[in-house]
Context: one part of a larger RNA
């Protein structure tokens, strides 16, 4: 821009893409078959591999704004307590998120038309013949079925709901609006940017605060014990990023723009 008014939702599915794998074991059954050795078809069930999709409750990895330990130096006048630099200085753990080595799940089943092949009926050609007319069975393959996208499918589809028929102008057209949308702002398990989602005071959108979960692992100060290093009590202490709930304390203020009048 188009889709013969303007919108908001929800669909249909022309078409496109994806998937499509396979082992072992049990049973049928030591049956059919076979002198024996051996040893099934068909059918039923179980459990794996690789591959694909999803997830983080479990097992773990990472986790540079979490916690602790520790070396050297500098600094806060000194002690104590801290901060900084040294690969996050080094080391031990670790929330959320992300992730696999962890967990869940998929291939199936079914329908249709067929290939090779196997048939029925059957002439030409009194017989025979699956074929010439006609009718079947039949594959991991084909078309459906399963998953995803999809009406620019210009062949521009459908359903529901909302807004209505203004003003100026001779007309062409223009203007202010409606429903609605955007700008702007707070932002997100969304994201390169656009986009998408949640919100904007009639508000829990983000930050903060409070409470909790989880993590770390016993703070500082003080008392007591010890010559001291240190230990111990106060006290599962103190600290704590992303997690959960609550709470308008802070910031989403105030505003602006676009948007129908219907062949």
């Nucleotide at each position: 821009c188009g889709u013969a008014g303007g919108a908001u939702a929800u669909c249909u599915g022309a078409g496109a893409g994806g998937a499509g794998c396979u082992g072992u074991c049990c049973u049928u059954a030591g049956u059919a078959c076979g002198a024996g050795a051996g040893g099934a078809c068909c059918g039923g069930g179980a459990u794996g591999g690789a591959c694909g999709g999803g997830c983080c409750g479990c097992u773990g990895g990472u986790g540079c704004a979490c916690c602790g330990g520790u070396u050297a130096g500098a600094c806060u006048g000194c002690c104590a307590a801290g901060u900084c630099u040294a690969c996050g200085g080094c080391c031990g753990g670790g929330u959320a998120g992300c992730c696999a080595a962890g967990c869940c799940u998929g291939g199936a089943a079914g329908g249709g038309a067929u290939a090779a092949a196997c048939g029925c009926u059957g002439a030409a050609g009194g017989c025979a013949u699956c074929u010439a007319a006609g009718c079947g069975u039949g594959a991991a393959g084909c078309c459906c079925c399963c998953c995803u996208c999809a009406a620019g499918a210009u062949g521009a589809g459908a359903u529901a709901u909302c807004c209505c028929a203004u003003u100026c102008g001779a007309a062409a057209g223009a203007a202010g609006u409606a429903a609605g949308a955007c700008c702007c702002c707070u932002u997100g398990a969304a994201g390169a940017c656009g986009a998408c989602g949640a919100g904007g005071u009639a508000g829990a959108u983000a930050g903060g605060g409070c409470a909790g979960a989880g993590g770390u692992g016993g703070a500082a100060g003080u008392g007591c014990g010890g010559u001291a290093a240190c230990g111990u009590a106060u006290g599962g202490a103190g600290c704590u990023g992303a997690c959960u709930g609550c709470u308008a304390c802070u910031a989403a203020u105030c505003g602006g723009u676009c948007g129908a009048g219907g062949g």
Molecule: large-subunit ribosomal RNA, domain VI
Organism: Blautia caecimuris